RNA sequence: GUUCGAUUAGCUUAGUGGUUAGAGCAUCUCGUUUACACCGAGAAGGUCACGCGUUCAACUCGCGUAUUGAACA
Numbered sequence: 001g002u003u004c005g006a007u008u009a010g011c012u013u014a015g016u017g018g019u020u021a022g023a024g025c026a027u028c029u030c031g032u033u034u035a036c037a038c039c040g041a042g043a044a045g046g047u048c049a050c051g052c053g054u055u056c057a058a059c060u061c062g063c064g065u066a067u068u069g070a071a072c073a
Base pairs, nucleotide, nucleotide: 001072002071003070004069005068006067007066010025011024012023013022018056027043028042029041030040031039049065050064051063052062053061
C1' cells in the first nucleotide's frame, strides 16, 4: 500500500429496519449471618466509536473518518 473483519454498560457480549436496547460478571442497597462469604430481592449504569446520507422510521442499510485485528504485497 491492497483486501477482509470488529467497535453496543466498568469487563465479556446478544440484538435480520418497527412499541421502552437486553443478558452474564463486576458495583451499590436491603434481607440472611456474631461477622465475612455463599444465597435471595432490588437499584444504578448505554449520546449503540464519530460524522454525513437513504428511509415514514436506523444499533441494523450506504459513504467517509478514527481505533483495532487478520491476510497479501

Transfer RNA from Bathycoccus prasinos, 73 nucleotides, folded computationally. A source record names the gene tRNA-Val-TAC-1-1. Its mean pLDDT, the model's own confidence on a scale to 100, is 81. The organism belongs to Bathycoccus, within Eukaryota. Its Rfam family is "tRNA". Rfam describes the family as follows. Transfer RNA (tRNA) molecules are approximately 80 nucleotides in length. Gene Ontology term of the family: triplet codon-amino acid adaptor activity.